[in-house]
Context: one part of a larger RNA
Molecule: small-subunit ribosomal RNA, 5' domain
Organism: uncultured delta proteobacterium
RNA sequence: AAUAAACGCUGGCGGCGUGCCUAACACAUGCAAGUCGAACGGAUUGAGGCCCUUCGGGGCCAAAAAUUAGUGGCGCACGGGUGAGUAACGCGUGGGUAACCUACCCUCAAGUUUGGAAUAACGUUCCGAAAGGAGUGCUAAUACCAAAUAUGACCACGUCUUCUACGGAAGAUGAGGUAAAAGUUGGCUUCUUGUUUACAAGGGGCUUUCGCUUGGGGACGGGCCCGCGUGACAUUAGAUAGAUGGUGGGGUAACGGCCUACCAUAUUGUCUACGAUGUCUAGCUGGUCUGAGAGGAUGAUCAGCCACACUGGGACUGGAACACGGCCCAGACUCCUACGGGAGGCAGCAGUGAGGAAUUAUUCGCAAUGGGGGAAACCCUGACGGUGCAACGCCGCGUGAGUGAAGAAGGCCUUUUGGUUGUAAAGCUCUGUCGGAAGGUAUGAAAGCUACUUGGAAGAUAACGCCAAGUAGUUGACGUCAACUUCGAAGGAAGCCCCGGCUAACUCCGUGCCAGCAGCCGCGGUAAUACGGAGGGGGCAAGCGUUAUUC
Numbered sequence: 001a002a003u004a005a006a007c008g009c010u011g012g013c014g015g016c017g018u019g020c021c022u023a024a025c026a027c028a029u030g031c032a033a034g035u036c037g038a039a040c041g042g043a044u045u046g047a048g049g050c051c052c053u054u055c056g057g058g059g060c061c062a063a064a065a066a067u068u069a070g071u072g073g074c075g076c077a078c079g080g081g082u083g084a085g086u087a088a089c090g091c092g093u094g095g096g097u098a099a100c101c102u103a104c105c106c107u108c109a110a111g112u113u114u115g116g117a118a119u120a121a122c123g124u125u126c127c128g129a130a131a132g133g134a135g136u137g138c139u140a141a142u143a144c145c146a147a148a149u150a151u152g153a154c155c156a157c158g159u160c161u162u163c164u165a166c167g168g169a170a171g172a173u174g175a176g177g178u179a180a181a182a183g184u185u186g187g188c189u190u191c192u193u194g195u196u197u198a199c200a201a202g203g204g205g206c207u208u209u210c211g212c213u214u215g216g217g218g219a220c221g222g223g224c225c226c227g228c229g230u231g232a233c234a235u236u237a238g239a240u241a242g243a244u245g246g247u248g249g250g251g252u253a254a255c256g257g258c259c260u261a262c263c264a265u266a267u268u269g270u271c272u273a274c275g276a277u278g279u280c281u282a283g284c285u286g287g288u289c290u291g292a293g294a295g296g297a298u299g300a301u302c303a304g305c306c307a308c309a310c311u312g313g314g315a316c317u318g319g320a321a322c323a324c325g326g327c328c329c330a331g332a333c334u335c336c337u338a339c340g341g342g343a344g345g346c347a348g349c350a351g352u353g354a355g356g357a358a359u360u361a362u363u364c365g366c367a368a369u370g371g372g373g374g375a376a377a378c379c380c381u382g383a384c385g386g387u388g389c390a391a392c393g394c395c396g397c398g399u400g401a402g403u404g405a406a407g408a409a410g411g412c413c414u415u416u417u418g419g420u421u422g423u424a425a426a427g428c429u430c431u432g433u434c435g436g437a438a439g440g441u442a443u444g445a446a447a448g449c450u451a452c453u454u455g456g457a458a459g460a461u462a463a464c465g466c467c468a469a470g471u472a473g474u475u476g477a478c479g480u481c482a483a484c485u486u487c488g489a490a491g492g493a494a495g496c497c498c499c500g501g502c503u504a505a506c507u508c509c510g511u512g513c514c515a516g517c518a519g520c521c522g523c524g525g526u527a528a529u530a531c532g533g534a535g536g537g538g539g540c541a542a543g544c545g546u547u548a549u550u551c
Stems, first nucleotide, its partner, number of pairs: 001550003005547005012397006018390002020355001025353003029350003034074003039071002042068004048061005081308003090230008100222002105218008113147004122137006153178003157174007183210001186207010231280003238271003243265008283305004287298004310331005333344004361387001363386003369383001370381004400430004410421004434492001436487004444478001448474009495540005500521003506535005516523002
């Protein structure tokens, strides 16, 4: 000088930060990942109509609209937490990938044709205490399957060109083979049928919105490989059988003993005093603290990477996981049970117990920023934005200002004269920060949406659809906010440590090697500036000291 600090005494306000360093110990309760009805078939509510009526009501049909259990899509691999493990290509840095992938997004090109069979929901029968499950019957799709087509893509074969690290790579081309798709919304128009003659149902054409399929490119994000750097111990010196290399095969998006069979190798493979192997410790970095620097120590908060999600193992789905709030198996623990069987995982946010010197609210809101879904409205979001608690830290402000005696009283000291506290107080004159009360009122809000107006592109010289601009309306958790104005009033706001030397600051009383102090030197045995008290003084100040740790 510093700290994620704690403890003792004390404590007015604000701003900005920070807040389980210990048991990766166990967890009650609530919330933390959903969304889409403009993908789909149902179900429920139901304006109204009809029928019945004991006049209370009941039954049937049913528009628009709303709700949504299920199928389906996207998301749930992000965001949030923790640091147990890891001494490692884990991290940092610089490269490589001619050994690779990349959903959503942007862009370019070409398409989006014809059919089929199911299944959940639902109905019904049944089993079970529950969790849940079995049979049977029906139905839809952007779910599933088959076929067609194939610009381009991929596969094997042939030819040519360019480049090359000589292993191959890129491009052009020939004739073969393989593999696609899904519709939805709005509008206009036309045909058929029905009747109530302007409506309904169904079909066709054009157009539009969001999609879908196959490719090329981009962007973003990753996988893998390599050089160098990145702890301690030699009182750890030898280690090694998938171990080192080869061939064939498998596997992966991809190289590779990554896996497997065979072959070589413990006398000849591989690593090793430039420290292998072993043991102990540890997440790494940007940074942080200190220091003139070099260095040393450290890795809370913030940011990047990694690893983990009760413990161990495994795969499924998917563009991506071997997946914190998914699945399966085993284990420990907790809970329910009808004893047959089931349920659970806070190292998410709060909160509880335990441990500990020690670390906060079971708060408000999605208004902003960001994320997921959706055409949108909107929904979800303990991310985030706020508020609360704690002097835990840093910074700022205040606790009044002026005047006021050769100087009150009281205290203390005294050579008894005085000195000191001390302009300090009182008194007088002022000011009004903070805290308190009241008032009107900013920024954080711009988008989006709705209504209207104007213009525009494609289109059919259509559209109420689409695009752009303008006008108006609408959105604030914080918030009884900040800032401002007014009222009021010196009123509510100072302590802690020290005074022998180091080290700024001295006397009296008490005690008498006792009681005690102490960072080091050392004080105390009858005048102690060192113990305890008092007066006085010094230092810092809403803090001051102590302890711990680092330089």